[in-house]
């Protein structure tokens, strides 16, 4: 330098295909059930979906650019 994947809740991830209310498992709160722990059931709070523009009534998604991380190629 080129190409190519990946970024989305503390951590691991889905959504992207066909733009239309951001989800799911763990994990943390509170709260039952137990004498306590585990262990279980309810419920809660937790995202500027990497950033920074366009497009559109409407972007996580479509489109440009750029950051970080990985491959692969010179």
């Nucleotide at each position: 330098c080129g190409g190519g994947g990946c970024g989305u809740a503390g951590c691991g991830c889905a959504g992207c295909u066909u733009g239309g209310u951001a989800g799911c498992g763990c994990g943390u709160c509170u709260c039952g059930c137990u004498g306590g722990g585990g262990g279980u059931g309810a419920g809660a709070a937790g995202g500027u979906c990497g950033c920074a523009g366009g497009u559109u009534c409407a972007a996580g998604u479509c489109c440009u650019g750029u950051c970080g991380c990985c491959c692969c190629g010179a």

Predicted 3D model of a 74-nucleotide RNA (transfer RNA) from Phycisphaera mikurensis. Its Rfam family is "tRNA". Rfam describes the family as follows. Transfer RNA (tRNA) molecules are approximately 80 nucleotides in length. Its mean pLDDT, the model's own confidence on a scale to 100, is 81.